Context: one part of a larger RNA
RNA sequence: GGAUGAACGCUAGCGACAGGCUUAACACAUGCAAGUCGAGGGGUAGAGGAGGCUUGCUUCCUUGAGACCGGCGCACGGGUGCGAAACGCGUAUACAAUCUACCUUAUACAGGGGGAUAGCCCAGAGAAAUUUGGAUUAAUACCCCAUAGUAUUAUUGAGUGGCAUCAUUUAAUAAUUAAAGAUUUAUCGGUAUAAGAUGAGUAUGCGUCCUAUUAGCUAGUUGGUGAGGUAACGGCUCACCAAGGCAACGAUAGGUAGGGGUCCUGAGAGGGAGAUCCCCCACACUGGUACUGAGACACGGACCAGACUCCUACGGGAGGCAGCAGUGAGGAAUAUUGGUCAAUGGACGCAAGUCUGAACCAGCCAUGUCGCGUGCAGGAAGACGGCCUUAUGGGUUGUAAACUGCUUUUUUACGGGGAGAAACCCACGCUCGUGAGCGUGGCUGACAGUACUGUAAGAAUAAACACCGGCUAACUCCGUGCCAGCAGCCGCGGUAAUACGGAGGGUGUAAGCGUUAUCC
Numbered sequence: 001g002g003a004u005g006a007a008c009g010c011u012a013g014c015g016a017c018a019g020g021c022u023u024a025a026c027a028c029a030u031g032c033a034a035g036u037c038g039a040g041g042g043g044u045a046g047a048g049g050a051g052g053c054u055u056g057c058u059u060c061c062u063u064g065a066g067a068c069c070g071g072c073g074c075a076c077g078g079g080u081g082c083g084a085a086a087c088g089c090g091u092a093u094a095c096a097a098u099c100u101a102c103c104u105u106a107u108a109c110a111g112g113g114g115g116a117u118a119g120c121c122c123a124g125a126g127a128a129a130u131u132u133g134g135a136u137u138a139a140u141a142c143c144c145c146a147u148a149g150u151a152u153u154a155u156u157g158a159g160u161g162g163c164a165u166c167a168u169u170u171a172a173u174a175a176u177u178a179a180a181g182a183u184u185u186a187u188c189g190g191u192a193u194a195a196g197a198u199g200a201g202u203a204u205g206c207g208u209c210c211u212a213u214u215a216g217c218u219a220g221u222u223g224g225u226g227a228g229g230u231a232a233c234g235g236c237u238c239a240c241c242a243a244g245g246c247a248a249c250g251a252u253a254g255g256u257a258g259g260g261g262u263c264c265u266g267a268g269a270g271g272g273a274g275a276u277c278c279c280c281c282a283c284a285c286u287g288g289u290a291c292u293g294a295g296a297c298a299c300g301g302a303c304c305a306g307a308c309u310c311c312u313a314c315g316g317g318a319g320g321c322a323g324c325a326g327u328g329a330g331g332a333a334u335a336u337u338g339g340u341c342a343a344u345g346g347a348c349g350c351a352a353g354u355c356u357g358a359a360c361c362a363g364c365c366a367u368g369u370c371g372c373g374u375g376c377a378g379g380a381a382g383a384c385g386g387c388c389u390u391a392u393g394g395g396u397u398g399u400a401a402a403c404u405g406c407u408u409u410u411u412u413a414c415g416g417g418g419a420g421a422a423a424c425c426c427a428c429g430c431u432c433g434u435g436a437g438c439g440u441g442g443c444u445g446a447c448a449g450u451a452c453u454g455u456a457a458g459a460a461u462a463a464a465c466a467c468c469g470g471c472u473a474a475c476u477c478c479g480u481g482c483c484a485g486c487a488g489c490c491g492c493g494g495u496a497a498u499a500c501g502g503a504g505g506g507u508g509u510a511a512g513c514g515u516u517a518u519c520c
Stems, first nucleotide, its partner, number of pairs: 001520004006516005013372006019365002021330001026328003030325003035072003040069002046063008079283003088208008098200002103196007111145004121134005151176011181188003209255003216246003221243008258280004262273004285306005308319004336362001338361003344358001345356004375406004385397005416453002425442007464509005469490003475504005485492002
């Protein structure tokens, strides 16, 4: 000098854009953060209409909340950095050892049958959470049979290729595996197989902090055979056999730590950092386990154990903010229990739409960067006052002020007008045909009556902070008298202190200026 997720002191006009618990992965009151589909299914409370009569009951029709079965989603999005020195990350490859819901393309198919169970109803248990029995019922829920040119597995023959195990094509034989319908009749779905896309899994080379005041470490350990297991290879697991494997090119042990893109600094080489944003990883009160599923060993799912908190009728139960706000605690220190789904994106749905603390916005904070302003021109009796002085005087503050004229862009105050971000969607028409596209009109804006713009007035509303011995730009007077004090280093102060305190003057930066901390 530069930099910062900064803090503190003094000060403070406006706007735009960014950023905002670095500490206790400490504990959390309250609200919200993941639902959706009636075009899968049975069907109810209620509402409306019509009829009948016993005038408060019943029948029919339309509509239909909540709950239930079922499908898809909940593995995304959002948070945090505990752990981990590891194929975790980065980079380059490989899978002849793999899977992939939704989406796209292609081919083929969808024929029969069955038994249940929620809900509803009836009867119970319990303070509650919850739960038991009986009867009855549906499905795109579940099960069985059939069908199979494709697929899988096995055997055999022939061909082609490679990288050793092999891969692949073709032919034959045997065995095995499917399905679901819906409605507004034109669509949406279902099953099998192949391919693509996307996502994921696995393996390998190289790179990836400190310590030798850590020198030896290792029995599933290293390899083989076989079996099991997995989507898949493999000591992944197991039985048997062999005795290997790693290590001063640092094994093992200990400490520290999320990694990268990037960011800061520097002429560079390097050094430092890993906030915001993006990619990957890990975690979800602590430890463990699997279930479901295309995908999890699952933040707002399940089970077990533990710690903690809460409810209880003492028999038993409930919970997990490292989601968004917010509270306590810790701390030098870090914001609102806000608005909207209008846009972008996501889930579900044919769609309308519903949900979305993702997101978009607003609020708070000079935390930072950038921009603008606090006026411009003239004006000498060089005014008053202050300060200095060699003192009837002069210098300086200083064109500074007063005063005169001008401007109204930013800003201030008060009014009028007032956005873009809009496409989906609906209606009509046209083209094309089975994907759809185009045109016209209408509708939808949280932000927000905001940005922006117009009018009027009038210099009106707007400057501080630090420093002035040298380094280092900027000097005098008074007070003090090794005292009080200053100080980044050198050092100032003991009676003429440009170094302390005040004043005048000056210098620097400027809505900031200094100090402290950290890095180069």
Model confidence (mean pLDDT): 81 of 100. Predicted 3D model of a 520-nucleotide part of an RNA (small-subunit ribosomal RNA, 5' domain) from an uncultured bacterium. RNAcentral holds the full RNA, with entries from ENA and SILVA.